Description
Bacterial RNase P class A from a Bacillota bacterium, 344 nucleotides, folded computationally. NCBI's taxonomy places the organism under Bacteria, Bacillati, Bacillota. The RNAcentral record of the sequence draws on ENA. Its mean pLDDT, the model's own confidence on a scale to 100, is 76. It matches the Rfam family "Bacterial RNase P class A". Rfam classes the family as a ribozyme.

RNA sequence: GUGAGUAGGUGGAUAACCGCGGAUGGAUUAGAUCCAUCUGAGGAAAGUCCGAGCUCCACAGGGCAAGGUGCUGGGUAAUACCCAGUGGCGGUGACGCCAGGAAAGUGCCACAGAAAAUAUACCGCCUGUUAUAUACAGGUAAGGGUGAAAAGGUGAGGUAAGAGCUCACCAGCAAGAGGGUGACCUCUUGGCUUGGCAAACCCCACCUGGAGCAAGGCCUAAUAGGGGGAGAGGGUGCCCUGACCGUUAUUAUCCCCGGGUUGGCCGCUAGAGGCAACUGGUAACAGUUGCCCCAGAUGUAUGGUUAUCUAAAACAGAACUCGGCUUACUGCCUACUCACCCUG
Numbered sequence: 001g002u003g004a005g006u007a008g009g010u011g012g013a014u015a016a017c018c019g020c021g022g023a024u025g026g027a028u029u030a031g032a033u034c035c036a037u038c039u040g041a042g043g044a045a046a047g048u049c050c051g052a053g054c055u056c057c058a059c060a061g062g063g064c065a066a067g068g069u070g071c072u073g074g075g076u077a078a079u080a081c082c083c084a085g086u087g088g089c090g091g092u093g094a095c096g097c098c099a100g101g102a103a104a105g106u107g108c109c110a111c112a113g114a115a116a117a118u119a120u121a122c123c124g125c126c127u128g129u130u131a132u133a134u135a136c137a138g139g140u141a142a143g144g145g146u147g148a149a150a151a152g153g154u155g156a157g158g159u160a161a162g163a164g165c166u167c168a169c170c171a172g173c174a175a176g177a178g179g180g181u182g183a184c185c186u187c188u189u190g191g192c193u194u195g196g197c198a199a200a201c202c203c204c205a206c207c208u209g210g211a212g213c214a215a216g217g218c219c220u221a222a223u224a225g226g227g228g229g230a231g232a233g234g235g236u237g238c239c240c241u242g243a244c245c246g247u248u249a250u251u252a253u254c255c256c257c258g259g260g261u262u263g264g265c266c267g268c269u270a271g272a273g274g275c276a277a278c279u280g281g282u283a284a285c286a287g288u289u290g291c292c293c294c295a296g297a298u299g300u301a302u303g304g305u306u307a308u309c310u311a312a313a314a315c316a317g318a319a320c321u322c323g324g325c326u327u328a329c330u331g332c333c334u335a336c337u338c339a340c341c342c343u344g
Stems, first nucleotide, its partner, number of pairs: 001340010012309007020040009042315001046326002049324005054212004066208005071085005086099005100203002105201002107197003122144002124140006152170006171193001173190007216266004226257005234251004273292008
């Protein structure tokens, strides 16, 4: 210098004018308006994929079912997240990706192929029969062929030809010893050897009640309706030939109760909060001290114009709140690391 890897940062600034939401103070005044000051979207506010707080409902205890997670250790309120490590795979490398059990049992493995798991034989190789082999019988699994995957791999010996048949090394398995908290690693010995799929059922370990701020709580009319009480000197019914008296029911009317509608308020933003320093820890993270307050609407604000900064552009707009993950994205900047090339 070029090309990469990893981890981060930024996400326009300043000024003027116009405009909008919220808080506080004041004025006019009882209905909002005006004035002043302060403040007003994101790194993802998004997808709603995980985990929590909070609220209501349900709930003796235990079991089953169903669902989820899945190497080890740690972090955290918790997680499917994060950190550190282990093993495997990929990459020249920095680095990235993956992860319980297939020897508990059951099941599946299309097509092709001899055979897809109790092994087996199409071509081939070898032996025998017969004069010969293109026929028949037997041996073999080294070679060919099929397939995503072929019964340990390479080499030597051995053999009629071959074969863990024998041996050496390697892979794997079992046992023993040592190291590590652990996943696992190292060494020694042994017999020679065991296909894949668990996002098939299943086994093992751990976890899980449901619904969600339209959760939920408070205040409250007019009017209509419900329940209870009072109910006269009024009205109606009953009793009566009629009238009066009387009894009883009902009603006008009045009072009380609780529910709904409407409207308003709370929930609502000071929080597992942010920043800095120090301490502990490899790290994630934790602790201590100091400082800071940073949208809170409900027909729903956060915008526009101009000028300058060479140029101002991307993805995108809070709605109960946090911690993660994933996805989208302009122009650029920083740190560390790797490979190659050039120069001293």